[in-house]
RNA sequence: GUUCCCAUAGAUUAGUGGUUAGAUCGGAACGUUGUGGUCUUACACAUCCGUUCAAACGCGUGUUCGAAUCACGCUGGGGACA
Numbered sequence: 001g002u003u004c005c006c007a008u009a010g011a012u013u014a015g016u017g018g019u020u021a022g023a024u025c026g027g028a029a030c031g032u033u034g035u036g037g038u039c040u041u042a043c044a045c046a047u048c049c050g051u052u053c054a055a056a057c058g059c060g061u062g063u064u065c066g067a068a069u070c071a072c073g074c075u076g077g078g079g080a081c082a
Stems, first nucleotide, its partner, number of pairs: 001081007010025004018065001027053005033046004058074005
C1' cells in the first nucleotide's frame, strides 16, 4: 500500500429494516434461608434462591415513511497479501 472481518450495559453476547434493544454473569436495594451475636430487639456476615432497579447500539453523513440493522467516510481492534 491492497483487501477482508469486527465494534450493542462493567464483561460475554442475541437482535440483518417496523410497537418498549433482550439475555447471562457482575452491581444496588429488599426478601428468603443459614450462621454469629443479644435477655429480647437492634446488628454483622453469608446465602443454591426470589422480586425490583440502574446500566449499552464507536463517530459523522446519506438512503428510507421508518436504521442497531442498508450505503459512504472516519476512528479503533483483528486477519490475509505485498

This is a predicted structure of an 82-nucleotide RNA (transfer RNA). Its Rfam family is "tRNA". Gene Ontology term of the family: triplet codon-amino acid adaptor activity.